[in-house]
Context: one part of a larger RNA
């Protein structure tokens, strides 16, 4: 370099904007960059090749021809690519107008419910477990009735729902802000889609500093259980788990399926929006457009299965794969406070 490929055999970046680059609607008109034709100069000799000769053959060597697929130069062509100019409006974007939504910050509120203090009743147990013991209770425990204090999650609604580019988001109320989607002229005119570096986001534990700390808990201590029990089960219980800022940057980060667009039978079903049809009115009923699921036609697949939400026809781009262990390692370089992240070998063994 070429092939073949990535749902589960090895292989889709964790997810997004995005610069370089790569690709890139419809029409006219030029110009001749790529591009296609003739010609014409050059492509040394040797070698390859095809003829033919010479040493006994052959190797080998000699004549011939062919052929170096190349490059430069001229004339021609002008579909296609490129360029330069000119228009259009299906791609994209504005604009108005409406409704849906656990999108995201940020302040404030709220009951349930544990837990603790304090008081009032009341008295022997209570918690726990396969049984038990540790614990805890006559210095009044559990129960229960009232005050009161912190703290961390929001029961019911709740859906196979909904939103968000992914991690993700769930009480109520307000401010502050993102994107989607419908539908209605209009409006600007390819402004486009991908994207290496780059930059931002990015669950959980995890670092840093201040704070907080009710329940739960690595660690850590005790009781069981067993031959042991460094576990599993019980009684405590620190770190963390919550908050601001800073950091770390990882995952089954999974649809284990990169993004964009274009085509290809249907069937239920559910969310949000639009017309239509009716009806007192909501539904029901019909089309429609945009998400969420199932079920399947062709077609695909090694098979399982995928199937307008493709894993199906085809395009453009990025990314990764190349037998398994060694190795998500060694070295080395970047980045971190450290933890360690990221790139990423080779000896050797099958």
């Nucleotide at each position: 370099c070429u092939g073949g490929g990535c749902g589960u055999a090895a292989a889709g970046g964790g997810u997004g904007c995005g610069c370089a680059g790569g690709c890139g609607g419809c029409c006219g008109u030029g110009u001749g960059u790529g591009u296609g034709a003739g010609g014409u100069g050059u492509g040394a000799a040797a070698u390859c090749c095809c003829g033919g000769a010479g040493c006994u053959u052959a190797a080998c060597u000699c004549c011939g021809g062919a052929a170096c697929u190349g490059c430069g130069c001229c004339u021609c062509a002008a579909a296609c690519u490129a360029c330069a100019c000119g228009g259009c409006u299906a791609g994209a974007g504005c604009a108005u107008u409406g409704g849906a939504g656990a999108g995201g910050g940020a302040a404030g509120u709220g009951g349930a419910a544990u837990u603790c203090a304090c008081g009032g009743u009341g008295u022997a147990g209570c918690a726990g477990u396969g049984a038990a013991a540790u614990g805890c209770g006559u210095a009044g425990a559990u129960a229960u009735c009232g005050u009161g204090a912190g703290g961390a999650a929001c029961a019911c609604c709740a859906g196979a729902g909904g939103c968000g580019a992914a991690g993700g988001c769930g009480a109520c109320u307000u401010c502050c802000u993102g994107g989607a989607c419908a539908a209605u002229u209009g409006c600007u005119g390819a402004c486009g889609c991908u994207c290496a570096g780059g930059c931002a986001c990015g669950a959980a534990a995890g670092c840093g500093u201040g704070g907080g700390g009710a329940g739960c808990a690595a660690a850590a201590g005790g009781g069981a259980u067993u031959a042991g029990a460094u576990a599993c089960c019980c009684c405590u219980g620190u770190a963390g788990u919550c908050c601001a800022c800073g950091c770390c940057c990882u995952a089954a980060a999974c649809g284990g399926u990169g993004c964009a667009c274009a085509c290809u039978a249907g069937g239920u079903u559910u969310u949000g929006g639009a017309g239509g049809a009716u009806u007192c009115g909501a539904c029901c009923c019909c089309u429609u457009c945009a998400g969420g699921a199932c079920c399947c036609a062709a077609g695909c697949u090694a098979a399982c299965g995928c199937g307008u939400u493709a894993a199906g026809u085809g395009u453009g781009c990025c990314g990764c794969c190349u037998g398994a262990g060694g190795a998500c390692u060694a070295c080395g370089g970047c980045c971190g406070c450290a933890a360690g992240g990221c790139u990423a070998a080779a000896a050797c063994u099958c």